Context: one part of a larger RNA
RNA sequence: AGCAUAUGGUGAAUGCCUAGACACUUGGAGACGAAGAAGGACGUAGGAACCUGCGAAAAGCCUCGGUUAGAGGGUAACCACUCAAACCCGGGGAUGUCCGAAUGGGGGAACCCACCUAUACAAGUAUAGGUAUCUAUAUAUAAAUACAUAGUAUAUAGAGGUUAGACCUAGGGAACUGAAACAUCUAAGUACCUAGAGGAAAAGAAAACAAAAGUGAUUCCCUAAGUAGCGGCGAGCGAACGGGGAAAAGCCCAAACCCAACUUAGGUUGGGGGUAGUAGGACCACAAAAAGGAAAGCGAAUUAUAGUUGAAUACUUUGGAAAGAGUAGCCGAAGAAGAGUGAAAGCCUCGUAGACGAAAUAAUUCAAUGGACUAGUGGAAUCCUGAGUACGGCGGGACACGAGAAAUCCUGUUGGAAUCAGCCAGGACCAUCUGGCAAGGCUAAAUACUACCAAGUGAUCGAUAGUGAACAAGUACCGUGAGGGAAAGGUGAAAAGAACCCCGGGAGGGGUAGUGAAAGAGAGCCUGAAACCAUACGCUUACAAAAAGUUAGAGCCCGUUAAAGGGUGAUAGCGUGCCUUUUGUAGAAUGAACCGGCGAGUUAUGAUUGCAUGCAAGGUUAAAUAGAAGAUAUGGAGCCGUAGCGAAAGCGAGUCUUAAUAGGGCGCAAGUAUGUAGUUAUAGACCCGAAACCAGGUGAUCUAGCCAUGGCCAGGUUGAAGUUUAGGUAACACUGAAUGGAGGACCGAACCUACGCACGUUGAAAAGUGCGAGGAUGAGCUGUGGUUAGGGGUGAAAUUCCAAUCGAACCUGGAGAUAGCUGGUUCUCCCCGAAAUAGCUUUAGGGCUAGCCUUGAUCAAGAGUCUAUUGGAGGUAGAGCACUGAAUGUAUGAUGGCCCCAUCCUGGGGUACUGAGUAUAAUCAAACUCCGAAUGCCAAUAGAUACGAUCAGGAGUCAGACUAUGGGUGAUAAGGUCCAUAGUCAAAAGGGAAACAGCCCAGAUCACCAGCUAAGGUCCCAAAGUAUAUGCUAAGUGGAAAAGGAUGUGUAGUUGCACAGACAGCUAGGAGGUUGGCUUAGAAGCAGCCAUCCUUCAAAGAGUGCGUAACAGCUCACUAGUCGAGUGACUAUGCGCCGAAAAUUUACCGGGGCUAAGCAUAACACCGAAGCUGUGGACAGGAUAACUGUGGUAGGGGAGCGUUCUAAUAUGGAAGAAGCCAUACCGUGAGGAGUGAGUGGACGUAUUAGAAGUGAGAAUGCCGGUGUGAGUAGCGAAUAAGGGUGAGAAUCCCUUACACCGAUUGACUAAGGAUUCCUGGGGAAGGCUCGUCCGCCCAGGGUAAGUCGGGACCUAAGGCGAGGCUGAGAAGCGUAGUCGAUGGACAGCAGGUAGAUAUUCCUGCACCGAUCAAAUGAAAUCGUGAUGGAGUGACAAAGAAGGUUAAAAUGAGCUAUCGAGAUGGAUGAUAGUUGGGUUAUGAAUAGCAGCUAUGUAGGCAAAUCCGCAUAGGGAAUGUAAGAUAACCUGGGAAGAGAGGCAUAAAGCCGAUCGAAGCAUUGAUACCAGCUUUCAAGAAAAGCUUCUAGCGUCAAGAGAUUGCCCGUACCGAGAACGAACACACGUAGUCAAGGAGAGAAUCCUAAGGUGAGC
Repeated sequence: AGCAUAUGGUGAAUGCCUAGACACUUGGAGACGAAGAAGGACGUAGGAACCUGCGAAAAGCCUCGGUUAGAGGGUAACCACUCAAACCCGGGGAUGUCCGAAUGGGGGAACCCACCUAUACAAGUAUAGGUAUCUAUAUAUAAAUACAUAGUAUAUAGAGGUUAGACCUAGGGAACUGAAACAUCUAAGUACCUAGAGGAAAAGAAAACAAAAGUGAUUCCCUAAGUAGCGGCGAGCGAACGGGGAAAAGCCCAAACCCAACUUAGGUUGGGGGUAGUAGGACCACAAAAAGGAAAGCGAAUUAUAGUUGAAUACUUUGGAAAGAGUAGCCGAAGAAGAGUGAAAGCCUCGUAGACGAAAUAAUUCAAUGGACUAGUGGAAUCCUGAGUACGGCGGGACACGAGAAAUCCUGUUGGAAUCAGCCAGGACCAUCUGGCAAGGCUAAAUACUACCAAGUGAUCGAUAGUGAACAAGUACCGUGAGGGAAAGGUGAAAAGAACCCCGGGAGGGGUAGUGAAAGAGAGCCUGAAACCAUACGCUUACAAAAAGUUAGAGCCCGUUAAAGGGUGAUAGCGUGCCUUUUGUAGAAUGAACCGGCGAGUUAUGAUUGCAUGCAAGGUUAAAUAGAAGAUAUGGAGCCGUAGCGAAAGCGAGUCUUAAUAGGGCGCAAGUAUGUAGUUAUAGACCCGAAACCAGGUGAUCUAGCCAUGGCCAGGUUGAAGUUUAGGUAACACUGAAUGGAGGACCGAACCUACGCACGUUGAAAAGUGCGAGGAUGAGCUGUGGUUAGGGGUGAAAUUCCAAUCGAACCUGGAGAUAGCUGGUUCUCCCCGAAAUAGCUUUAGGGCUAGCCUUGAUCAAGAGUCUAUUGGAGGUAGAGCACUGAAUGUAUGAUGGCCCCAUCCUGGGGUACUGAGUAUAAUCAAACUCCGAAUGCCAAUAGAUACGAUCAGGAGUCAGACUAUGGGUGAUAAGGUCCAUAGUCAAAAGGGAAACAGCCCAGAUCACCAGCUAAGGUCCCAAAGUAUAUGCUAAGUGGAAAAGGAUGUGUAGUUGCACAGACAGCUAGGAGGUUGGCUUAGAAGCAGCCAUCCUUCAAAGAGUGCGUAACAGCUCACUAGUCGAGUGACUAUGCGCCGAAAAUUUACCGGGGCUAAGCAUAACACCGAAGCUGUGGACAGGAUAACUGUGGUAGGGGAGCGUUCUAAUAUGGAAGAAGCCAUACCGUGAGGAGUGAGUGGACGUAUUAGAAGUGAGAAUGCCGGUGUGAGUAGCGAAUAAGGGUGAGAAUCCCUUACACCGAUUGACUAAGGAUUCCUGGGGAAGGCUCGUCCGCCCAGGGUAAGUCGGGACCUAAGGCGAGGCUGAGAAGCGUAGUCGAUGGACAGCAGGUAGAUAUUCCUGCACCGAUCAAAUGAAAUCGUGAUGGAGUGACAAAGAAGGUUAAAAUGAGCUAUCGAGAUGGAUGAUAGUUGGGUUAUGAAUAGCAGCUAUGUAGGCAAAUCCGCAUAGGGAAUGUAAGAUAACCUGGGAAGAGAGGCAUAAAGCCGAUCGAAGCAUUGAUACCAGCUUUCAAGAAAAGCUUCUAGCGUCAAGAGAUUGCCCGUACCGAGAACGAACACACGUAGUCAAGGAGAGAAUCCUAAGGUGAGC
């Protein structure tokens, strides 16, 4: 370490349970709201976080009823209440903060600010009531404008908003999708938006249907009927008449005519009258009375909202507990409702059946009363009977009906009737006939729905289920927002919830502690599976190589459901997971980390076929009614069948066609209803999955543009125009100098940007960091508020941006869009078993029909198939060249050309030119054939054999692969591609080929330690011959390969030389003319060219090769000798050799190895498979024979197992159900039992039927748990020591060092956050380690304003918006107004104090508004004064200069302390040296402004004001920051210091005392102007003034009074935005020293910090 066993942990499956859901039934109810709703905010208990209740009268108050002993909600204790009736239940009433239609005005909902009236009052205020808008009505008032009207005011009444995500009507109105594309069409008048109403709505009492017969408003159901029709006549859409039912109900105006009132004389209003189509009414005449009957009120009954009563049991036994078991009883209108009680209860409790009940409120019904309304006959002269209507044209829409022959209905536009002798309709239109009377209105029931209430039901769920939600769930959490949206149940009968002891800081643990039936029920609590993690023990394991098993099996250990057992497993044989998709996967193709739970062919309605059942020439009901009922009965409308044929008339067992009596086509008697199974259509239709399309909303806190109002830009440089001056010109021009200070100017910080490189890349960061870079007075950057919205906006333009999303945002809905595409699709056994082909296809990875499979029925004794024989048709292989073509040689050689001769003409000759035809020889062909097989095909005969056919149900298949052969294509390439024939694989295992889908052999029903064989083998691995015979090979050929090469070797042959001596070797010769000639520098056999003779010889080339500069030299041919027998050349063939180089490792026999154990031939034996045989069993077929069969993917068929629930019957269980754990038993399998001193502690099961949310290993499935990775990566920027505390210290506190920031890491503040602030405790979790600590947890505390900020003041952009305008609607715009700061206006400073606040408290000195008001004064005309007039308020940028101060430095003086020794100095060193207010100087100064009088037609009226005009005057006057002086008041040192705390020491707190306080320099701060430029630089309030108007005094010591909100803390390298204690982002203010131009940079101050390993 493995396997097994045992015991545990973790975890939360399983079982059981249910408090909650789901689907329905019956009845009720179908609204609430200005009398303030729905929904909320905030409060509310003695104490209170959440829920519930309630509302400042606050878990409640009053009253009327009910009930009866307890009670103070969920939720305890203490403490209060209650028989003088509490609590609780019901009816009525009171109270009911604030928001919300929200309604006095405003507003960022739950807040701010008012006015009027009344009352009270301490005069500050409090209480009560009222104050919105619109519409209607009434009254009053009243513009331009005389009457009037608009308008305004008041009063009365009504409306407004919410909901149930339902139902209804109306106005608008999609798209995906389907049509296999798409446009008419469909989806669909659906979704959605909008308006409105009700308990229902809508419709509705015929200008209707129908058809020669009739019906008699509407609505709904069944049927007619998937019919008639409509329709790219495609997909699809789809009536009506008629019939059967439910329910039933009818009425009123306008007009004619009459009357009355008013009248602008046109009429208007009111009353009577009147309401109909066989026309009626008015009008005229006549006539008369009885009957029916709405609403409201009174009464009665019934019911609802609380309740009351309600039978009957004991003992024994097991047990913790009895209701179980046993024994014996009882009740029942109640055991055939149920629930509870310590297990299972008719008789214990609550209930149930039955019976009874209401002070109050409400509903329904009934009776009487009441009295709106309702009725006749005749006459016929006149009048009336719905007009921009009916209808027509054009354009649309609705009707089932898409413009069609298109009636009917609606109407945008345009024309435009009739008037009862009339008009409309009957599917164009006309006639006849029939039916009705439009252009006005109302109307119950039958029908649709269910948020809500009550009672009940379920072959519905049972905590991953059922609602999203069984629980503080629409919660936590996410998002700016619309919106999205979880997880989470169980102690026990009873808390009896563990006193006490021990260990420990605690948490926690232990105990022979205690409770309990049980604590292995201990709160992380019923049961408690698996993954995963441990501990103990049996066996095994340290030469061993592993899809991990399986078969055999020794040893060791154990001892059972007693069975030829269990655990382990040395060793050996064989052996590449599962799924999917594929021609084909161990595949290195897909999917799964593991375990558990969940997870996919269903349902409805049609169609069709089979089966079952009933009835049968018939079968059957539908809606509906009755019924307790899903039983049953009634119901016959309707449907199918009983007759067909034909286009039809029509005829009819026939009919049609036809001239036909022929022929032919179609017909010539079994159905129907229900159930069930298969399939199919329409529906989401087996499940999951798009990218997209459309509708309605939500977003400009990011970002883009724009609008309004604010802010920011260290420092340095350059030096435009202009000006002045000098020169210069006739005058300009021009030039120099100075001045000046322009610029999309320059350099460069802050700030903005993002060009380069590096790092980072599971980051510190979902875009950054470091080092550099670009812009930096401008088209600059930035804050706050606003605006533009998706078919759109915005865009210095990149398809850029519009909340980390952009070639069209996000959210919700249509919606389960669609997906010819991918993936997944869950138990068993048995029978059969394919296809990858044809045709068509916008078709090629899809489909339809056929082919091939299956199931059933019916036929079928030879149809089919095979073999043999016989007979046929045919034109392939082959062959051939007769045809058609191709093609070669030879012979001949026409024709033509060329050359020569000749040329007057006929010509002649030659030809290595061309080359027809012919002859001959030898050839070629898929589209040649004078020929021509084998196979195959068609028949016949004979034999063998059921394998065949038809009809009907169900399929799958349309990607095929290789091998062999015949071909095409390609390159006579491909594991290529396309056909044909066959085989195998696919869908086939076994043996062989080492391994190896497609090759060879052979087709696995199961068992066997039997036998025989096939392919292939027999030396060892490894079963069988080291077998036999004869040869071959020497190359490890065998055991890879070509052209080519070779004196390898065997066999067969042909042909030379050879005893007259061959071949090879050895010895010797190999000469002379001559160095042949030429060439050449030379060329002598041997560079080259030409020639290549002669002589001597046994033989010897004008030379075969080497060699030299050229010679020389060596050698060969050739010859002799020696030797002594064979030796050459060539051909065919067997087996070999070379040719032969590749990458991790021998690696081209499977290895060892082999000379056979190689190759060839011959014959024998043996081995060898899941084949065949034998023995035994199972199943199927067959006749319960013989016998045959049983591999299998897609697929068809059959039979079963199991799960949940239901019914009936039966039955188990506290003496222990289900579940879980273990197990060696049974069954062919899915599966099923038994057992356990197991666990568990309350339900369970069998049989026969029935119904399904019915079976998981895979879907990058969903949810949860647990691993591996891994004790790995990482822990996001300086410390060290000592002391303290503590259980514990790198981390907390203190100290000492050291280090860092210092235009910031300091201080203040806006936004934002929301208690993080302070004190005391704590340490589980959070803190990237630790922790005694904390921005963590607990408890308590903390924010104080007339002057600060905001409101009670103002307005900008912009918002809202009475009336108004516009628009299908919703709404849009906008006037008066009203909101809206980022701006305007506006009164406080210093010091002190605390643990936490301070311009807020305290001290001191001030100021502002309001009210009262003494002393005093005046009685003059003064005061006040607009919502009106006027002025002011009131504004740019840049630049230069001036005045002044802050800060700081320096210096002087002063104050305090120190000043011991050496040296030096002595004018020593160190520290400090500052604020506020008032008054005065003051008519200061600077710069700037400008005054007085008079007139006046303008300023919408007026004006003394402003404006304008005239005259005078020339400096009076007004105005700053600040400075100075005096006074007041503070602070102020490391000084002194009573006293206290602590104490080893250092130290800490501290009343009180307390000095000095000048000068210079000097800002980007403050003040006021100035200059220049062009882009010309808010508004209103306030303030001043003027009158209109109103009123009658001035003054003011002093007194009183002053509302609401904010105020803590952070403000960032931990409190904000970024998921974090995140290296990022975030507006403004202050701005020290040295060096420096500087806010750069470096070092430092104040102050802060040392980064949570």

Large-subunit ribosomal RNA, half A from Erysipelotrichaceae bacterium OttesenSCG-928-M19, 1653 nucleotides, folded computationally. It was read from a public genome assembly. The coordinates come from a structure-prediction model, not an experiment, and the mean pLDDT is 82. Lineage of the source: Bacteria > Bacillati > Bacillota > Erysipelotrichales > Erysipelotrichaceae. Its Rfam family is "Bacterial large subunit ribosomal RNA". Gene Ontology terms of the family: structural constituent of ribosome and ribosome.